[in-house]
């Protein structure tokens, strides 16, 4: 240079056209204990890599790029 996997919360991930994107962990905050720890309960935290294109609607389909990882030269 080519193929082929991926890129969504602070982290590891699910979500393969329709509600306002979700869980675990981790933050903060209450309860609970003399105090931690555990538990329970709530909260805050996304431009879904980046720009187009379909579509009535895109995290999702399609082109282009950027980074990563594998594999072939």
């Nucleotide at each position: 240079g080519g193929g082929c996997c991926g890129a969504u919360a602070g982290u590891u991930c699910a979500g393969u056209g329709g509600u306002a994107u979700g869980a675990a962990c981790g933050c903060c905050g209450g309860c609970u204990u003399c105090g931690c720890a555990a538990g329970c309960c709530g909260g805050a935290g996304g431009u879904c890599g980046c720009g187009g294109g379909u579509u009535c609607a895109a995290a999702u389909c399609c082109c282009g790029c950027u980074c990563g990882g594998u594999c072939c030269a």

The RNA shown here (transfer RNA) has 73 nucleotides and comes from a Candidatus Bathyarchaeota archaeon. Lineage of the source: Archaea > Thermoproteati > Candidatus Bathyarchaeota. The sequence is in RNAcentral, with records from ENA.